[in-house]
Molecule: c-di-GMP-I riboswitch aptamer
Organism: soil metagenome
RNA sequence: AAAAGGCAAACCCGACGGAAACGCGGGGGCGCAAAGUUACCGGUCUAACGGCUGCAAAGCUCAGGAUAGCGGGACUGCCGAA
Numbered sequence: 001a002a003a004a005g006g007c008a009a010a011c012c013c014g015a016c017g018g019a020a021a022c023g024c025g026g027g028g029g030c031g032c033a034a035a036g037u038u039a040c041c042g043g044u045c046u047a048a049c050g051g052c053u054g055c056a057a058a059g060c061u062c063a064g065g066a067u068a069g070c071g072g073g074a075c076u077g078c079c080g081a082a
Stems, first nucleotide, its partner, number of pairs: 006032002011027004016023002030069001036075003040072003043067003050061004
C1' cells in the first nucleotide's frame, strides 16, 4: 500500500430482561487494526435497597448495578512490508 474478511454508532422495532443505567434479538451503518476477551486501576452513568432531611410530596447521598465504542492494564489475534 493491498487482499480476505470481522465488528457494528446514532436511530427504529420487540405481547424481551432490568427500579434505572443498560443489556439481549432483529433492522441499520457512524466508525474501529483489536470497536476480540477480561471490571484489575482510574473516569463516567444509574440509584432499586440502605442512610439523612421533610407533615407530605419529594430532595440529597450511596454500587453489591452498568459502561470494554472513556483511558490504562492483562490475555488472545488475520494479512502484508517484515